[in-house]
Molecule: SAM riboswitch aptamer (S box leader)
Organism: Clostridium ihumii
RNA sequence: CUUAUCAAGAGUGGUAGAGGGACUGACCCCAUGAUACCCAGCAAUCUAUUUUUAUAUAUAAAUGAUAUAUAAAGUGUGCUGCUAAAUCCUGUAGCUUUUAGCUAGUAGAUGAG
Numbered sequence: 001c002u003u004a005u006c007a008a009g010a011g012u013g014g015u016a017g018a019g020g021g022a023c024u025g026a027c028c029c030c031a032u033g034a035u036a037c038c039c040a041g042c043a044a045u046c047u048a049u050u051u052u053u054a055u056a057u058a059u060a061a062a063u064g065a066u067a068u069a070u071a072a073a074g075u076g077u078g079c080u081g082c083u084a085a086a087u088c089c090u091g092u093a094g095c096u097u098u099u100a101g102c103u104a105g106u107a108g109a110u111g112a113g
Base pairs, nucleotide, nucleotide: 001113002112003111004110005109006108011039013038014037015036016035019029020028021027023091025089040083041082042081046078048075050074051073052072053071054070055069056068057067058066059065087107092104093103094102095101096100
C1' cells in the first nucleotide's frame, strides 16, 4: 500500500500494586484491585489433519466406484488475535419526523497478501 472483518463469544485463578479505556472532546472503569505478566478460556483470518454433503472433471465400467478440484459444514495442530461498556460514544459529510436519530466515511485494531 491492497483486501476482509470489527453490535456474537470468553476468569469468583495466581504474582506484582495505581492508574486505565489509541488520539480529541465527553462519559466511564478502578485498592470490593486499574494495568502488566503467567495460567485458563473464547473465536476460527491463515495453516494443518480428517470427516460429511454438493457440484465439476478424469478414469475404469454401468446407474454405482475411484481420483482430483471447488464450495459449504465440522475438528481445533501450529502462528496469531481477543477475554468492561458496539472500535464505549464522538471527530468528516449527507439525510430525517432535529434536546435526537439514521446512513456513509475518516481515524484506529486484527488477519492475509